[in-house]
RNA sequence: GGAGUAUUUCAGGUAGUCGCUGUCCCUACAUAAGGGGCAGAGGAAAGUCCGGGCUCCAGAGGGCAGGGUGCUGGGUAAAGCCCAGUUGGUGCGAACCAAAGGAAAGUGCCACAGAAACAGACCGCCUUGCCCCCUCGGGCAAGGUAAGGGUGAAAAGGUGAGGUAAGAGCUCACCGGGCAUCAGGUGACUGAUGUGCCAGGCAAACCCCGCCUGGAGCAAGGCUGAAUAGGGGGGGAUGAAGUGGCCCGCUGACCCCCGGGUACGGCCGCUUGAGAUAGUCCGCGAGGACCUAUCCAGAUAAAUGACUACCCACGACAGAACCCGGCUUAUGAGAUGCUCCCUCA
RNA sequence: GGCCCCAUCGACUAGUGGUCAAGGUCAUCACCCUCUCAAGGUGGAGACACGGGUUCGAAUCCCGUUGGGGCUA
Numbered sequence: 001g002g003a004g005u006a007u008u009u010c011a012g013g014u015a016g017u018c019g020c021u022g023u024c025c026c027u028a029c030a031u032a033a034g035g036g037g038c039a040g041a042g043g044a045a046a047g048u049c050c051g052g053g054c055u056c057c058a059g060a061g062g063g064c065a066g067g068g069u070g071c072u073g074g075g076u077a078a079a080g081c082c083c084a085g086u087u088g089g090u091g092c093g094a095a096c097c098a099a100a101g102g103a104a105a106g107u108g109c110c111a112c113a114g115a116a117a118c119a120g121a122c123c124g125c126c127u128u129g130c131c132c133c134c135u136c137g138g139g140c141a142a143g144g145u146a147a148g149g150g151u152g153a154a155a156a157g158g159u160g161a162g163g164u165a166a167g168a169g170c171u172c173a174c175c176g177g178g179c180a181u182c183a184g185g186u187g188a189c190u191g192a193u194g195u196g197c198c199a200g201g202c203a204a205a206c207c208c209c210g211c212c213u214g215g216a217g218c219a220a221g222g223c224u225g226a227a228u229a230g231g232g233g234g235g236g237a238u239g240a241a242g243u244g245g246c247c248c249g250c251u252g253a254c255c256c257c258c259g260g261g262u263a264c265g266g267c268c269g270c271u272u273g274a275g276a277u278a279g280u281c282c283g284c285g286a287g288g289a290c291c292u293a294u295c296c297a298g299a300u301a302a303a304u305g306a307c308u309a310c311c312c313a314c315g316a317c318a319g320a321a322c323c324c325g326g327c328u329u330a331u332g333a334g335a336u337g338c339u340c341c342c343u344c345a
Numbered sequence: 346g347g348c349c350c351c352a353u354c355g356a357c358u359a360g361u362g363g364u365c366a367a368g369g370u371c372a373u374c375a376c377c378c379u380c381u382c383a384a385g386g387u388g389g390a391g392a393c394a395c396g397g398g399u400u401c402g403a404a405u406c407c408c409g410u411u412g413g414g415g416c417u418a
């Protein structure tokens, strides 16, 4: 200097003028208006993919079905998130990735090719008998054989030696894998020794096992203003309606349809909370604890904008709508640690 | 704002792990037929929304984006 990897920070700044939303104060006196002070979008506010709080339905109870999840330990309110590890894989490396339980519980699938896709004899090899043949050799029959060929994504542990009629974990050495014992570790797992080869893959196929899971969502839900009217039909304590897959259980008197009126309002929920940041202590870390200090948008057609001046690195993606913790996606600039390559000393 | 569903030629669709190099109808193009047009016949072009993963193998299964649609006061 180049390439890369991990972690982390910021999100143009300052001043002035005019506006917008909320709130407080003053004038005013309670309508309205005016003036002043303070506060005013994000790391993703996005996608709505997970998890919770909150609200209603039995303070959500039992069962079935369904769904989710899946190495180990920990963190958390919880999680499919995060941290630390294990194992496997990728990369020269720093590092990164993994839906990573079970295939001897059962079922299913493995196209084409191939004899065979789970327990296999097509070719080949070998033995015996018979036949042909002068011989070499060939044919037929019965049997042995998974070493070789060929097919395939995948072929019955791999390599080598011994052994054999030919072969074969048949035997041995090493490797791989299973089981047992011992040792280490909280554990996943690792190491050693022994035994012995039991026998494919797919569970993001059904399924089995462990764990989790009631439903709906702030347009939840509650109060209220305006309008009004009552009527017709049907069902209902032999159970309306609700519990939004079903059954039970529970609550226990209204419900559905037709046609009509009014309205598309106001208030609460609503933002101070599992809060954030800094400091101290504990923890490898994610995080946790006590206290201290500081900080806090709340609109409802929806506010945070415009202009001017100066400065710089000349500004990307993008706008809250009940609230949080995550994930994913979009995106500009910078800092630090580490790795690899090249060059120079 | 919230909750759901869907995506295959230009249009409508079939396909639900392999025989898919994805089939059909209409439309479109070329040729034949006809005096010409239509109809008819023959042939062609044309698509799995995008990016990853599982698998020997993906339009199909899983995850994430993108686009479209529906319901709800």
Base pairs, nucleotide, nucleotide: 001341002340003339004338005337006336007335008334009333010332012311013310014309015308016307017306018305020040021039022038023037024036025035026034027033042317046328047327049326050325051324052323053322054217055216056215057214061248062247063246064245066213067212068211069210070209071085072084073083074082075081086100087098088097089096090095101208102207106206107205108202109201110200122149123148124145125144126143127142128141129140130139131138132137157175158174159173160172161171162170176197178195179194180193181192182191183190184189221268222267223266224265231258232257233256234255235254241251242250243249275295276294277293278292280289281288282287312315346417347416348415349414350413351412352411355371356370357369358368363401373389374388375387376386377385394410395409396408397407398406

Predicted 3D model of RNase P RNA and transfer RNA as a complex of 418 nucleotides. It holds a member of the Rfam family "Bacterial RNase P class A".